The prediction has a mean pLDDT of 83.
A computed fold for a 90-nucleotide RNA from a Caulobacteraceae bacterium, annotated as Glycine riboswitch aptamer.
The organism belongs to Caulobacteraceae, within Bacteria.
């Protein structure tokens, strides 16, 4: 220097469901408090193939929907690219 491979951090792509209803508040598409209806791909919780140092532990995009979300922005699992930094291999 090159290949994997994990991390921060940057750019790109990225779904799903009420621009729902009432009180209140506001210069306002603003703040907040109650409702019912729903989504799952921040995050957590749980079961389990599998796995494993097998006493125990690790595991999903399956599930639950605490919390977050349901016009648009914001966020977004995951994927693609790049600097970096760590690790490991010829």
């Nucleotide at each position: 220097g090159c290949g994997a491979c994990u991390c921060u951090c940057g750019c790109g792509g990225g779904a799903g469901a009420g621009g729902c209803c009432g009180g209140a508040u506001u210069c306002a598409c603003u703040u907040c408090c109650g409702g019912c209806g729903c989504c799952g791909a921040a995050g957590g919780c749980g079961c389990a193939a599998c796995c494993g140092c097998c006493c125990c532990g690790g595991a999903a995009a399956c599930g639950c929907u605490c919390a977050g979300g349901c016009a648009a922005a914001a966020g977004g699992a995951c994927c693609g690219c790049g600097c970096g930094a760590g690790u490991u291999g010829a």
It matches the Rfam family "Glycine riboswitch aptamer". Clan: Glycine riboswitch clan. Rfam describes the family as follows. This family represents the bacterial glycine riboswitch.